Model confidence (mean pLDDT): 76 of 100.
Predicted 3D model of an 86-nucleotide RNA (c-di-GMP-I riboswitch aptamer).
[in-house]
RNA sequence: AUUUAAUAUUGGCAAACCCGUCGAAAGAUGGUCACGCAAAGCUAUAGGGACUACUUCUUCCAAAGAAAUGUCAGCCAGUUGCAACG
Numbered sequence: 001a002u003u004u005a006a007u008a009u010u011g012g013c014a015a016a017c018c019c020g021u022c023g024a025a026a027g028a029u030g031g032u033c034a035c036g037c038a039a040a041g042c043u044a045u046a047g048g049g050a051c052u053a054c055u056u057c058u059u060c061c062a063a064a065g066a067a068a069u070g071u072c073a074g075c076c077a078g079u080u081g082c083a084a085c086g
Stems, first nucleotide, its partner, number of pairs: 012037002018031005035074001041079003047076002049072003055067005
């Protein structure tokens, strides 16, 4: 320098349920916990995708449908990096 096939000691992160707070919701956050993770670090206005609909629009008056400006990085992706065999 390259690669990520095997491997993670000391350590790191922490899904779901339940409880508190915030939020219209999706969801966020704190506690508890331990499904998993070698990037489960970072990036959501400027790659794709997913979720939600306070509000707006359409049909229409009964509800349905559509729409991000809201959210998700533990969906793919981009980017930076740790350990270590060869």
The model forms 95% of the base pairs in the Rfam consensus.